[in-house]
RNA sequence: AAUUACAUAAGGCAAACUUAUUGAAAAGUAAGGACGCAAAGCUAUAGGGUCUUACCUCGAAAGAGAAAGGCAGCCAGUUGCCGAA
Numbered sequence: 001a002a003u004u005a006c007a008u009a010a011g012g013c014a015a016a017c018u019u020a021u022u023g024a025a026a027a028g029u030a031a032g033g034a035c036g037c038a039a040a041g042c043u044a045u046a047g048g049g050u051c052u053u054a055c056c057u058c059g060a061a062a063g064a065g066a067a068a069g070g071c072a073g074c075c076a077g078u079u080g081c082c083g084a085a
Base pairs, nucleotide, nucleotide: 012037013036017032018031019030020029021028022027035073041078042077043076047075048074049071050070051069052068053067056065057064058063
C1' cells in the first nucleotide's frame, strides 16, 4: 500500500408510537422515543417491485383506465468508516 472478517475501537442512523405541521391520500418534515441496521449513507426518468387516487376519461353504480404523487428500513445501482489475521 492492497485485500479481507464484523471480532475490537471511535462513532453513526432511528422502527413502532406520541405531539405539532404539510398533503385528497400514500406519505413527508420537526421534537420526543428506540424496534432494529456493517451502509437503515446517497439515488425514484438507470432497472425491478410496491403504495395512494384529489383532478381527468369511461361507466347507472360498483369499478376500470390514464396520469400524477409516494416508498431507498423491499430488491437494486452507487459512494464510504475501522482494520484482527
Description:
This is a predicted structure of an 85-nucleotide RNA (c-di-GMP-I riboswitch aptamer) from bacterium C-53. The coordinates come from a structure-prediction model, not an experiment, and the mean pLDDT is 80.